[in-house]
RNA sequence: GACGAACGCUGGCGGCGUGCUUAACACAUGCAAGUCGAACGGAGCUAUUUAUUUCGGUAGAUAGCUUAGUGGCAAACGGGUGAGUAACGCGUAGGCAACCUACCCUCAGGAUGGGGACAACGGCUCGAAAGAGCCGCUAAUACCGAAUGACGUAUCUUUUUCACAUGGGAGAGAUACUAAAGAUGGGUCAAACCAUCGCCCGAGGAUGGGCCUGCGUCUGAUUAGCCAGUUGGUGAGGUAACGGCUCACCAAAGCAACGAUCAGUAGCCGGUCUGAGAGGAUGAACGGCCACAAUGGGACUGAGACACGGCCCAUACUCCUACGGGAGGCAGCAGUGGGGAAUCUUCCGCAAUGGGCGAAAGCCUGACGGAGCAACGCCGCGUGAGUGAAGAAGGUCUUCGGAUCGUAAAGCUCUGUUGUUGGGGACGAAAGGGUAGACGAGGCAAUGCGUUUACUAAGACGGUACCCGACGAGGAAGCCACGGCUAACUACGUGCCAGCAGCCGCGGUAAUACGUAGGCGGCAAGCGUUGUCCGGAAUUAUUGGGCGUAAAGGGAGCGCAGGUGGGACGGUAAGUCCGUCUUAAAAGGCAGGGGCUCAGCCCCUGUAAGGGAUGGAAACUAUCGUUUCUUGAGUGCCGGAGAGGAAAGCGGAAUUCCCAGUGUAGCGGUGAAAUGCGUAGAUAUUGGGAAGAACACCAGUGGCGAAGGCGGCUUUCUGGACGGUAACUGACACUGAGGCUCGAAAGCCAGGGGAGCGAACAGGAUUAGAUACCCUGGUAGUCCACGCUGUAAAACGUUGGGCACUAGGUGUGGGGGCCACCCGUGGUUUCUGCGCCGUAGCUAACGCUUUAAGUGCCCCGCCUGGGGAGUACGGCCGCAAGGCUAAAACUCAAAGGAAUUGACGGGGGCCCGCACAAGCGGCGGAGCAUGCGGAUUAAUUCGAUGCAACGCGAAGAACCUUACCAAGGCUUGACAUGCGCCCUGGGCGUGCGGAGACGUGCGUGCAUUUGGUUGGGGGUGUGCAGGUGGUGCAUGGUUGUCGUCAGCUCGUGUCGUGAGAUGUUGGGUUAAGUCCCGCAACGAGCGCAACCCUUGCCCUAUGUUGCCAGCACGUUGUGGUGGGGACUCGUGGGGGACUGCCGGGGUUAACUCGGAGGAAGGUGGGGAUGACGUCAAAUCAUCAUGCCCCUUAUGUCUUGGGCUUCACGCAUGCUACAAUGGUUGGUACAGAGGGUUGCGAUAUCGUGAGGUGGAGCGAAUCCCUUAAAGCCAGUCUCAGUUCGGAUUGGGGUCUGCAACUCGACCCCAUGAAGGUGGAGUCGCUAGUAAUCGCAGAUCAGCAACGCUGCGGUGAAUACGUUCUCGGGCCUUGUACACACCGCCCGUCACGUCACGAAAGUUGGUAACACCCGAAGCCCAUGGCCUAACCGGUUUUUGCUGGGGGGAGUGGUCGAAGGUGGGAUUGGCGAUUGGGACG
Repeated sequence: GACGAACGCUGGCGGCGUGCUUAACACAUGCAAGUCGAACGGAGCUAUUUAUUUCGGUAGAUAGCUUAGUGGCAAACGGGUGAGUAACGCGUAGGCAACCUACCCUCAGGAUGGGGACAACGGCUCGAAAGAGCCGCUAAUACCGAAUGACGUAUCUUUUUCACAUGGGAGAGAUACUAAAGAUGGGUCAAACCAUCGCCCGAGGAUGGGCCUGCGUCUGAUUAGCCAGUUGGUGAGGUAACGGCUCACCAAAGCAACGAUCAGUAGCCGGUCUGAGAGGAUGAACGGCCACAAUGGGACUGAGACACGGCCCAUACUCCUACGGGAGGCAGCAGUGGGGAAUCUUCCGCAAUGGGCGAAAGCCUGACGGAGCAACGCCGCGUGAGUGAAGAAGGUCUUCGGAUCGUAAAGCUCUGUUGUUGGGGACGAAAGGGUAGACGAGGCAAUGCGUUUACUAAGACGGUACCCGACGAGGAAGCCACGGCUAACUACGUGCCAGCAGCCGCGGUAAUACGUAGGCGGCAAGCGUUGUCCGGAAUUAUUGGGCGUAAAGGGAGCGCAGGUGGGACGGUAAGUCCGUCUUAAAAGGCAGGGGCUCAGCCCCUGUAAGGGAUGGAAACUAUCGUUUCUUGAGUGCCGGAGAGGAAAGCGGAAUUCCCAGUGUAGCGGUGAAAUGCGUAGAUAUUGGGAAGAACACCAGUGGCGAAGGCGGCUUUCUGGACGGUAACUGACACUGAGGCUCGAAAGCCAGGGGAGCGAACAGGAUUAGAUACCCUGGUAGUCCACGCUGUAAAACGUUGGGCACUAGGUGUGGGGGCCACCCGUGGUUUCUGCGCCGUAGCUAACGCUUUAAGUGCCCCGCCUGGGGAGUACGGCCGCAAGGCUAAAACUCAAAGGAAUUGACGGGGGCCCGCACAAGCGGCGGAGCAUGCGGAUUAAUUCGAUGCAACGCGAAGAACCUUACCAAGGCUUGACAUGCGCCCUGGGCGUGCGGAGACGUGCGUGCAUUUGGUUGGGGGUGUGCAGGUGGUGCAUGGUUGUCGUCAGCUCGUGUCGUGAGAUGUUGGGUUAAGUCCCGCAACGAGCGCAACCCUUGCCCUAUGUUGCCAGCACGUUGUGGUGGGGACUCGUGGGGGACUGCCGGGGUUAACUCGGAGGAAGGUGGGGAUGACGUCAAAUCAUCAUGCCCCUUAUGUCUUGGGCUUCACGCAUGCUACAAUGGUUGGUACAGAGGGUUGCGAUAUCGUGAGGUGGAGCGAAUCCCUUAAAGCCAGUCUCAGUUCGGAUUGGGGUCUGCAACUCGACCCCAUGAAGGUGGAGUCGCUAGUAAUCGCAGAUCAGCAACGCUGCGGUGAAUACGUUCUCGGGCCUUGUACACACCGCCCGUCACGUCACGAAAGUUGGUAACACCCGAAGCCCAUGGCCUAACCGGUUUUUGCUGGGGGGAGUGGUCGAAGGUGGGAUUGGCGAUUGGGACG
């Protein structure tokens, strides 16, 4: 895009079309084929009339009407259906010299004279009926002889002509045979006669058919052989006609790989749909042909049938029946049931068109013309038009401003298609008919015939189309979609639910994807969905594909058929090309034009691929020629190379075994071992012997072969290739379906052989296991000969064979030519092999590239998504194993190739880091502290969870904090703000009840003149407050981590189809993507470094509260004082370090090593500083914030409790275990901080915590503030101790409203575990570790042993980068990309599905053999029956004989049926097998 459609929702009108695709299932009822009285005899009725009459009628005549029967024609058309049919069925083109043709047309001729019946009818009989029988009568255009008779038919003779093989046409002659019917009208007294229609014979035409042939016409080879009247001949029969069409006899043919036979499916075509076309699909409606008429068979009649609405028979089914017997065939039109997703009215009419009959009028016609039903399709029309902004109301959304539906509506002004109603009202009717008349020819005339005039009847549709008037915007819009493809977006609801889905895929609390709404998009009386076909699909590729790696080259060769094929000349004209003629039905299509108001629809004109015939052309293909050529191919001759093949023989080394010698304790084997061998003498070694197998070195991307494959040497036989030559043949060629041969290893059969090796097997190890890898043994086998298998094997170059062409370079094997040269040899060129690199070109890329995967030609094989499956079934082969050929159901949305970026690797290379190593000290064991888990609890609030949670948020939980629990209260609220109303001064002090919140009182100074305003407070109401409630996976911000690792990117350019690459890789170097060099890159950004702070040296400026060298004063003493700026120090500002200098190395570089100088040397030390990003990392409980949730509570206030629990587990610390120590006494030296709700001195009290007290200090001034380790001296002497201090008892101090749960500290007493800590694990590279103390934040106090800072004392070690962990760069593999915590294989278990096998069982189909054998045609036929013709007979309406006919009987054939064994194809099947999905 299309549809004979169906389904869902919806539905105003008209026109034109279409409407059982399924059950060729069964059918009630009505209708669908009759007509002719001008063929015939009757019968009935009507009218007129005659005779007669008993007045009822009867008999007749004339005219008309009706008609059962005889007879004629039609019924073979028209209408339906598509079951069958793969066929001369259909299409197309031809043929019939092998045929027929009623009615119709033309021409010629004829129609004489007789005869006998049978229906109807009458009578009788049988039957329920259907119907039948007997007797009697009768007509004809019914039937039968006879006459005539050729231009007919048959045979023969003959002439002529034509042709296409048999032969045909025309003419002449002979013989034989063969025909008929009348009717009506005119006319007449009656005839004759005339006209029309009919009848017979013949010739021709037209029309319709029959038969034959070429070509075309679906699928399957898992159907390969088929056939017995089969193929042909002779003869006969039969037919309209040829013919095995049928029969007898004879011969043995015929068809088939160019697909016979068989099976499946199917009516064919014009056309229709689609497509650019070529094609593909299809065969409704309309038209042509065919076939069929319940199923099967058969003939009759006839011009025509083997006959839809005829006959006979058989079968199935239905109906009637009196049970004896009968009737029937909608695939005609309607209609019914049934089936189905699904398909209409039991309508009107013959008015038109067409058909049958008839002389005609006319009759018949479910053909047809119309109407009805159905949006089933196509086409057309309408559902209104203009104006209208307060952008109404309302809906929806909202950032609350607004936006949108939206000029949409309303309102105003119009129109009137359609609709409703009233009125008018067709075309289709022309021809023909009827009535009346005229004319013409012919004829005696008329009828009649022909022509013509006038009038006239007939319309189903239909009072329809159409026209006019009126009414009145009034009655007339839906469906689908809105994530991408694909035009169209928001809100709410839902929460991997419900659901959607064509593909990808949506949905797990912010869904543009589900449902609804608003909006928007598309189409529109329709819109979607489903189904089917074509297209896109170059995705079966003729046009127009492929096969190295994606699916795909046969394992290899030989070769029949087939396909293809070198140069020249000539002929032919099959292919090819051109012209002409013909055909190609109509309809349809296309173009032009016309008619319905347009269109759909209809009409007219034109138009052709293809086929056939004929005339021509001769380039190409083909074909022909005893034609010709040599370059393809082959042969000959001359050479050399080679693991080419087969057979026979020979050889040495090695292994093993046997014998003997020497010799002694091990050997062997492995990662390490063990099994094994060995004192019965192994291994080792020497000599001798045996046997089998394989042939080191040479040896080489060397050689040979078709492939498989071939390796010691010699001989024999033998194949091929190569080089040279140019003697011979003269296209002899290439490929090759089938076919044949060869074909590694393993395997098979029977026999030999058997050294080594070695499936199976045994043992030992390894391991969680180890039916393996390793070891010790070891059987088949490996070897030989005969045969089989015939694979796949990764039979691979994953690359079929042949020929030709298309840059080169280089190596190597085998030949030849030329040149140079002193022999060797070298150079160059050519042919033939084997390799590497590479241009153009090709390729998806990788890659290939004269050995093509390039450019062309020829031939063969093969492919068409993955799995199922190279499987099942069938067939063929095989001894078996198994092989060859080779599906489907079902299932998935991928499977796959090449390349890219990452990530990963028990891959590689380079490098770094307290990463390891080297060291020092810890943790893990103990006690305690703190945090976490777990458990517990009314609650033990919450968060943080590997590194990167766990002395973390928390730099301070007794109340508060506090978020948790219990109990008691409040509800505009503890807190903010707006509005309405009402009341009111608020503050302070102090009672009572209560656990308190709270409730309820009392007092009071001060202020206000009144009013108003403002402010404050209270009450009430309303907007609202409030939430540490949820979501860190909705977020902002902040933070951790990789990691202070050296990386991460961009612009332009270049390369690549692209992803991407390059830059950023490489060589060096660095702490560093730091720098240098190189380079299709050149630059740049974020990072690194530097700039900043601090510390170390110097200079300078400035000196108070700091300092004090010199000067002076003073003190027990002290920069205490005057003074000073020198120093220290503080605060500013500068300098200094830059690989700057020297030397070595290095590429003359970067840089590096060493040195000098220097306070400091190669980023001097430390800090701050954290790239692109990763982890949906952490935090909604710092804060902010979307959405959701609570609103007399999840808010808020209060008291008390809890966060402090405790069998346990973990983490981080502190203190220790002691002598480098404890303890006692004495004594020395810091830095950095803090201080007014504060630090608090001197003094004094207390053993002490501390108390009293208050100087000084908002601090370089005063205070905290005695630093400690250290040093000096004493003591302890290795113990659970003078170590260690937990725990517990008692007594106190301080803070605070309050130390019970639950604070810290002090004193006395008590004195636990612990003797250096398993596996494992952590920190640290220098002022570091270790060790020692000090200060601060938080804070009333403090659980701080924490944290953050400060200084004092002050080490050891680093060979080095193999290993562990982490990281960086390059490279490699990858089936990973959520990225190795990845992916993924098989069994087993369970569920579902389809398939195979299966003892069997049950159906279908087509054949075959035999039996039976209906109807019927044909054949035969004693007897029987018998009008016409013939003979005899005068009983002449008869009898009899003959011919002919018939019934009956018999026979051939013969449908259905029966029996039988096979074939083929389905269903079911216990069980079983593998497969798919979950």
This is a predicted structure of a 1478-nucleotide RNA (small-subunit ribosomal RNA) from uncultured Selenomonas sp. Its Rfam family is "Bacterial small subunit ribosomal RNA". Gene Ontology terms of the family: structural constituent of ribosome and ribosome. The prediction has a mean pLDDT of 83.